This is a predicted complex of two RNAs, RNase P RNA and transfer RNA, with 455 nucleotides together. Rfam match: Bacterial RNase P class A. Its family is annotated with ribonuclease P activity, dimeric ribonuclease P complex and tRNA processing in the Gene Ontology. Its mean pLDDT, the model's own confidence on a scale to 100, is 77.
RNA sequence: UGAGACCUCUUGAUGGCCGCGACCAGAACAUGGUUGAGGAACUUCCGGGCUCCGCAGAGCACGAUGGCGGAUAACGUCCGCCCAGGGUGACCUGAGAGAUAGCGCAGCAGAGAACAGACCGCCCGCCCCUCGGGGCGGGUAAGGGUGAAACGGCGGUGUAAGAGACCACCGGGCCGCUGGUAACAGCCGGCCGCAUGGCAAGCCUCAUCGGGAGCAAGGCCAAGCAGAAGACGCUUGAGGGCUGCUCGCCCAAUGUCUUCGGGUAGGCUGCUAGAGCCUGACGGCGACGUCAGGUCGAGAUGGAUGGCCAUCCGUGGCGCGCCGUCCUCGGACGCCGCGCCACGACAGAACCCGGGGUAUAAGAGGUCUCACCCC
RNA sequence: GCCCCCAUGGCGAAAUCGGUAGACGCAUUCGACUUAAAAUCGAACGCUGCGGCGUGUGGGUUCGAGUCCCACUGGGGGCA
Repeated sequence: UGAGACCUCUUGAUGGCCGCGACCAGAACAUGGUUGAGGAACUUCCGGGCUCCGCAGAGCACGAUGGCGGAUAACGUCCGCCCAGGGUGACCUGAGAGAUAGCGCAGCAGAGAACAGACCGCCCGCCCCUCGGGGCGGGUAAGGGUGAAACGGCGGUGUAAGAGACCACCGGGCCGCUGGUAACAGCCGGCCGCAUGGCAAGCCUCAUCGGGAGCAAGGCCAAGCAGAAGACGCUUGAGGGCUGCUCGCCCAAUGUCUUCGGGUAGGCUGCUAGAGCCUGACGGCGACGUCAGGUCGAGAUGGAUGGCCAUCCGUGGCGCGCCGUCCUCGGACGCCGCGCCACGACAGAACCCGGGGUAUAAGAGGUCUCACCCC
Repeated sequence: GCCCCCAUGGCGAAAUCGGUAGACGCAUUCGACUUAAAAUCGAACGCUGCGGCGUGUGGGUUCGAGUCCCACUGGGGGCA
C1' cells in the first nucleotide's frame, strides 16, 4: 500500500417562530417556566420481576432444551474450553445426547439396499463343438458396472480362483494408565480380525426444566339497569379453583349453567427510582461480580413528542480556480479551496427489565491476519 | 396485549407416513365442425441463454423437502 477478519461506538449541532402532551407557579380556560422516543421503542422468539387465581399437590399426557464447565434473578442468552467441518490465515459455522431398547424409511438406477448380493468378469468339473466358442453344475465379493450409501483400507502370504483365512502398517471398538473439575486428549500399554452402516429438524429412549393467566393482570370509587324462560343441584353435592385426563385437596347454596332481554362505554390507582445510568478502584482469561462517589432521563389513554426558517457539520453530484503526477501535448488522475444543488437512514414508547432475531444512510475508534514493497 | 391459521401456473385447487409436482376444473390460444357464430370435439398452455431453474423469501436437516426445522415477508381470523 492492497485485500480481509473480529470487537465497539455515534445516530448531526445550535438558535428563532408556530403547534402538541406532562409537571410546576398562578385566582385563572390570561400567562410564564421546566421537560418530552430508540439502538433497535420494531418483531413477540425466549427468560424474569410484578399481580391475581386459597396452598401451587401427585401421576400420565403435552411442550421446550440437549458437548463440558461457568456467568446470571432467569434463559433456548452470554463467556471460556472440547470436538467436527470450512478458510493459507486472522477467524467462521454447528439442534453437537442415544442408531446392540424397539418400530419405521431408503424413489430411480442396479444382479443385490441391511444379519445383502453372482449381471459382467475370474476359477474348477462335465458335455457339445464349425476349435473362435457355447451350454450345464459349482466356487469366488480381489476387479468392472449402478448408486447418496455395496458390510474396513492398502500391500503381501495363501489359493484352482479368491476371501481377515493368515501377517505387517493404517483405521475402528473395548479395557487400563496418565493429564484435565469435566467434555476430551495422549500413550513404549493390553485385548478384539472387525458381527450389527445412514436417517432421531420420523416415531421413540434418556436426562433436565415447565402450575395457569396476563397491567385489557389487579385494587378503589362513581354512574346506570328490568327482568324472563329452560336445565341441573342443595352435603348421596350441580358447578368452580385446576390448562388436557385421572386421583387428591379446597370453595360451594338468596347456588351454578345456557338462551333472550336491559344498563354502562367514566375517574383514580397500578405508573415509572429501576436486577437503573455514569465515573473510578479491586477480583476474574472472560461473561460478570464487589465496593466507593455522583445522578434522576417521557408517562399518553383514540393515544403528545410535529412543521417552517437561519447558520454550521457530514456525504454525494456539477461548475470554477490552484497545485502535483503521467504524457500520444491535449487530456486523464489525485489533493485542496470556493460557489450551487440534493440528501442525512431504519424507524415512533404504552407495566417494567435481561437477551435473541430482523431493518438501517453515513461516519468514527481499536485489535489482528495475509500478500507485496522499504528500512 | 395474548394467540391461531394460510401462501403451489392467469384463477380455484390436488399431491397419503419426505421419493423427485402441478392431477382436476375455469380462463386463454390454435385446429375441426358451421355460410358465420355459440355449444361440442381434439391439441397446446410456468420461465429459460436448453445446461437447468421453478411450491411467498433466505438458510438448515436429509441421498432426496411443497411436505420436517429455524428466521423473515405478506395476508386472514379469534379472545377480553